[in-house]
Context: one part of a larger RNA
RNA sequence: CCUCAAGGAACUCGGCAAAAAAGCGACCGUACGUUCGCAAUAAGGUCCGCACUCAGCAAUGAGUGCCGCAGCUAAAGAUUCCCAAUCGACUGUUUACCAAAAACACAGCUCCCUGCAAACUCGUAAGAGGAAGUAUAGGGGGUGAUGCCUGACCAAUGCCGGAAGGUCAAGUGAGGUCGGUCUCAAGCAGCAAUGCUUGUUGCUGGCACUUCAUAAGCCCCGGUCAAUGUCGGCGAUAACUAUAAUCGUCCUAAGGUAGCGAAAUUCCUUGUCUGGUAAGUUCAGACGCGCACGAAUGGUAUAACGAGUUGGGAACUGUCUCGAGGAUUUGCCCG
Numbered sequence: 001c002c003u004c005a006a007g008g009a010a011c012u013c014g015g016c017a018a019a020a021a022a023g024c025g026a027c028c029g030u031a032c033g034u035u036c037g038c039a040a041u042a043a044g045g046u047c048c049g050c051a052c053u054c055a056g057c058a059a060u061g062a063g064u065g066c067c068g069c070a071g072c073u074a075a076a077g078a079u080u081c082c083c084a085a086u087c088g089a090c091u092g093u094u095u096a097c098c099a100a101a102a103a104c105a106c107a108g109c110u111c112c113c114u115g116c117a118a119a120c121u122c123g124u125a126a127g128a129g130g131a132a133g134u135a136u137a138g139g140g141g142g143u144g145a146u147g148c149c150u151g152a153c154c155a156a157u158g159c160c161g162g163a164a165g166g167u168c169a170a171g172u173g174a175g176g177u178c179g180g181u182c183u184c185a186a187g188c189a190g191c192a193a194u195g196c197u198u199g200u201u202g203c204u205g206g207c208a209c210u211u212c213a214u215a216a217g218c219c220c221c222g223g224u225c226a227a228u229g230u231c232g233g234c235g236a237u238a239a240c241u242a243u244a245a246u247c248g249u250c251c252u253a254a255g256g257u258a259g260c261g262a263a264a265u266u267c268c269u270u271g272u273c274u275g276g277u278a279a280g281u282u283c284a285g286a287c288g289c290g291c292a293c294g295a296a297u298g299g300u301a302u303a304a305c306g307a308g309u310u311g312g313g314a315a316c317u318g319u320c321u322c323g324a325g326g327a328u329u330u331g332c333c334c335g
Stems, first nucleotide, its partner, number of pairs: 001326004006321002010319001015316001025047004033038001035145001049066007067071001072077001080314007087306002092104002108143007120129003146301004151231003156228002158224005165219003171214007178205004184199006232250005259293001260290001271287005
């Protein structure tokens, strides 16, 4: 690397690998769904040589004949297909050399900043980018097409606004105390010079002490959640039972709304029911006491798309039952 009786996924974590099918030719035909563009070469079926005649510009069509097991006869020449679910809308990007994805990006949506010497970034600076732009612009954060939507809470933290009061640094200014010193006055001692004490007026203190005045901030008062975030407990109650629309009570800033839900989230759990199988811890549809979903750390639905993930089916097969034979190459051995 080729082939194989019967079977045909029984293999296996898993159809991994292999096989099969089709081959951007013609004709017919084509579902669900859908954003009406798609889905779609859906699926599925038939035909195909050569020669001559006729029609035709041609593609091609009609007819006649011939050969073969076989006519797109060789070679070359894009994907096996279908039914569902999940995630991500999509094309794209990524771990050069174990990960290509559900991760990143994305258009769209939204919030914040910025009036131009812009905000922001680099630089000590000069200066540069932003931009030879000017809010339909630029920067930053979040979300991530589209449809339907996006609930409550400003108590905490952050941000924005406010300024009455409280608190509050260095520095400065103005005082006070203390020390030094000058003038003057008084008192005491002394014959006097002078000394001492008290008071007073100035000056002064490089590092003394202290009071008052003086900013933002913080405390404080408001606003703000597509800012960071948060979104209860207990008890009772209906004429079978069960359940609780209802009631009571405690706490809170407010107690989870719509939608979805054993889910990429469910511990108990292989939950229960239905479907698929002879048999189904996976799968699909439901249910909802959600240990521990939940609304731009977005919720939910979604056509198209995907070397994504999961389940099922057709076809196909040495994956297997279960091995066997062969070709070639190679190692060792023998000659």
Molecule: large-subunit ribosomal RNA, domain IV
Organism: bacterium